[in-house]
RNA sequence: GGGCUUGUGGUCUAACGGUAUGACGCCGCCAUGGCAUGGCGGAGGCUCCGGGUUCGAUUCCCGGCAAGUCCA
Numbered sequence: 001g002g003g004c005u006u007g008u009g010g011u012c013u014a015a016c017g018g019u020a021u022g023a024c025g026c027c028g029c030c031a032u033g034g035c036a037u038g039g040c041g042g043a044g045g046c047u048c049c050g051g052g053u054u055c056g057a058u059u060c061c062c063g064g065c066a067a068g069u070c071c072a
Base pairs, nucleotide, nucleotide: 001071002070003069004068005067006066007065010024011023012022018055026042027041028040029039030038031037048064049063050062051061052060
């Protein structure tokens, strides 16, 4: 330098073009004499950035940026 893949809360992850899902973690309450554990509830994301298509984009298209991988 070129090809391919990926980018979503603190971490991991889901999402036929239609108000973004779950787990872990975090906070509060309950149960215990206490811990572990369990139950209930809550906060936390405008989906890497900028454009385009569309009534509507996490999803499709283009250009960047970053990471991984292969080739040179």
Molecule: transfer RNA
Organism: uncultured archaeon